[in-house]
Molecule: Lysine riboswitch aptamer
Organism: Shewanella marina
């Protein structure tokens, strides 16, 4: 440098479906009568805010599932800093890129955060399992099998 392996393997896209939800929003009427809104301003309000009730209208985003396709095996995820973009502004948050750092992998338990959610995701701690390498031992003619300990993907195997 090329090609591969770990397996409920990783990530992305699209159609459909459920849920979000008869929720938010908007319209009309009645009651009430001064605050509402935000992290902070802006902004709205006696031309009636907020709240309650009745009637009508009525979503969507993020996330999830099946199927199909694409890119792959630091696949990818997370954290910090910087820059750009997004909302009325700043902050927060989100997306993208660069730099640096941590994590072999999936499952599961607890806590916290996000979330409509008991789904799911992320972080931390724990548990058994699993793949790779090294060491020691066991079995085997050998390749290999099994057990224990330790280590980390800038690793491992083949050429």
């Nucleotide at each position: 440098g090329u090609a591969g392996a770990g397996g409920c393997g990783c990530g992305c896209u699209g159609c459909c479906u459920a849920a979000a939800a008869g929720u938010a929003u908007c319209c009309a009427g009645a009651u009430u009568g001064a605050g509402g809104g935000u992290g902070a301003u802006a902004c709205c309000g006696a031309u009636g805010a907020c709240a309650u009730c009745u009637g009508g209208u009525g979503a969507a985003a993020g996330g999830a599932g099946u199927c199909a396709g694409c890119g792959c095996c630091g696949a990818a995820g997370c954290c910090a800093u910087u820059a750009u973009u997004g909302c009325a502004u700043c902050a927060u948050c989100a997306a993208u890129a660069a730099u640096g750092g941590c994590u072999g992998g999936g499952c599961u338990u607890g806590u916290a955060u996000u979330g409509a959610a008991u789904a799911a995701a992320u972080a931390c701690a724990g548990g058994a399992c699993u793949g790779c390498c090294a060491u020691a031992g066991u079995u085997u003619u050998u390749u290999g099998u099994c057990u224990a300990u330790g280590g980390a993907g800038c690793g491992c195997u083949a050429c």